The RNA shown here (Bacterial large signal recognition particle RNA) has 267 nucleotides and comes from a Pseudomonadota bacterium. A source record names the gene ffs. NCBI's taxonomy places the organism under Bacteria, Pseudomonadati, Pseudomonadota.

[in-house]
RNA sequence: CCGUGCUAGACGGGGCGGUAGCGGUGCCCUGUACCCGAAAUCCGCUCGACGCGGGGUCGAAUCCCCGCCUGAGGUUGCAGUCGCCUUGGUUUUCCCGUUGGGGCGGAAGCGAUGAGGGCUGGGUCCUGCGCAAGGAGGCUUUGCGAACUCCGCCAGGUCCGGGAGGAAGCAACGGUAAGCAAAACCCCUCCUGUGCCGCAGGGUCACCCAGCCGGAGCUUUCCUCCCAAGGGGGGAUCAAGGGGACGGAUCGAAGGCUGGUGCACGG
Repeated sequence: CCGUGCUAGACGGGGCGGUAGCGGUGCCCUGUACCCGAAAUCCGCUCGACGCGGGGUCGAAUCCCCGCCUGAGGUUGCAGUCGCCUUGGUUUUCCCGUUGGGGCGGAAGCGAUGAGGGCUGGGUCCUGCGCAAGGAGGCUUUGCGAACUCCGCCAGGUCCGGGAGGAAGCAACGGUAAGCAAAACCCCUCCUGUGCCGCAGGGUCACCCAGCCGGAGCUUUCCUCCCAAGGGGGGAUCAAGGGGACGGAUCGAAGGCUGGUGCACGG
C1' cells in the first nucleotide's frame, strides 16, 4: 500500500413548549437522512440524565469526531425609534357635511304680445229632477212542444142491437197549455263608480278658462355672505391592547474548510 472479516460509530438535526432537570411523543424551521410497537391529565431516565422495547443496513471514511467560517430560522416583561390595526375618549377657538332663519348681490327663466294684485262670470266639486247609453226582466212574433190525467176529428179494433143503426174511444192528423229555442224595432218595469246632455239650487281653499281694472315686477334648481342648532363623518391628539420593521442578546439546521481517528488475518 492492497484484499478479507470485525468493532467503535452512523442510519437526521435544531427551536419552542412542557419538565426540578434530560430525552421522546406535541407545534414549528430546515431538509430527505431505516422498519415495527407504546407514549401528555403521558413514556424512559437522573447531571457522561445513551430516549424505551423488538428487528435491519452500512461500517474506518464522500458517510465518524474536534475546531473554524458562513448562516435558514426560532426565542427574548433587552432597548429605543418609526409606522399599521382595534377599542374607548377630547376637540367643531381644524376641515367636511346636514337642518333652519336672514341679507346683499349674481346666474337663469317669464313679463308692455301686459308682472304681482284686485273684480266679475264660468268650469272642475256637491245635491235634486229629467234625458240618453248600457244591463236585466216582461209584452209581442215565429217555430218546437202532452202515449194517457187538453180540444177537435177519429182509420182499425171494442161494446149495445135480430137488423137498420148507435155509443165510448186508442193510434195517426190538426190545434193548443206548461215549457224550450230564436228574434230586430215599438211598448212596460227595475238597476248604475255609464255621460256632463238639459234645468234648478248649493259651494268656492285650490286649479283652469274668459272679460275688465291697473301699470312693473315675479319666480326658483343654483352660487355667495351672516347667524343659530346639531352629526365626531374626516383630520389632530390622549389612553389601553395587538402585531410589524430596524438594533442587541441567545440558541442554531443545511453547507464549506483544515485537522484527527481503531482491531485481526493474509499478500

The coordinates come from a structure-prediction model, not an experiment, and the mean pLDDT is 77. Rfam family: Bacterial large signal recognition particle RNA. Rfam describes the family as follows. The signal recognition particle (SRP) is a universally conserved ribonucleoprotein involved in the co-translational targeting of proteins to membranes. RNAcentral holds the sequence, with entries from ENA.